[in-house]
RNA sequence: UGGGGCGUCGUCAAGUGGUAAGACACAGGGUUUUGAUCCCUGCAUUCAGAGGUUCGAGUCCUCUCGCCCCAG
Numbered sequence: 001u002g003g004g005g006c007g008u009c010g011u012c013a014a015g016u017g018g019u020a021a022g023a024c025a026c027a028g029g030g031u032u033u034u035g036a037u038c039c040c041u042g043c044a045u046u047c048a049g050a051g052g053u054u055c056g057a058g059u060c061c062u063c064u065c066g067c068c069c070c071a072g
Base pairs, nucleotide, nucleotide: 001071002070003069004068005067006066007065010024011023012022018055026042027041028040029039030038048064049063050062051061052060
């Protein structure tokens, strides 16, 4: 430099145009003599950033940024 893939909560991770699932972690509460376990509740308002398409975008298109792979 060219080609390809990926970027979603603190972590992992689903979502293939119509309300952003779930697990762990965390916070509050219940249970317990205490702790663990277990149960209930809460937890994404900038889905890497910007622009575009669309009635509607995490999703489609373009550019940029970051990471990984391949080629030189």
Transfer RNA from Desulfobacula toluolica Tol2, 72 nucleotides, folded computationally. The sequence is in RNAcentral, with records from Rfam.